Record summary: This is a predicted structure of a 72-nucleotide RNA (transfer RNA) from a Candidatus Nanopelagicaceae bacterium. RNAcentral holds the sequence, with entries from ENA. The source organism's lineage runs through Bacteria, Actinomycetota, Actinomycetes, Candidatus Nanopelagicales and Candidatus Nanopelagicaceae. Its Rfam family is "tRNA".
């Protein structure tokens, strides 16, 4: 170089065209404890970039960027 596939909160994982993007960990704070673990309750936080179709796009199409497999 060729060909396949993947990008969502710090991380890992739903959302396969429609009202506020949903859930686990971690994080912050609280509540229980003498007090730490554990348990529970609240709370921040996100759709790799750009462009097309759409009445409407995280989702579909192209392009570019990133990474993973495979291929001599």
């Nucleotide at each position: 170089g060729c060909u396949u596939c993947u990008g969502u909160c710090g991380c890992c994982u739903a959302u396969u065209g429609g009202u506020u993007a949903a859930g686990g960990c971690c994080c912050a704070c609280u509540g229980c404890u003498u007090a730490u673990a554990a348990c529970g309750g609240u709370g921040u936080g996100a759709a790799c970039g750009g462009g097309g179709u759409u009445c409407a796009a995280u989702u579909c199409c192209c392009c570019g960027c990133a990474g993973a497999a495979g291929u001599a």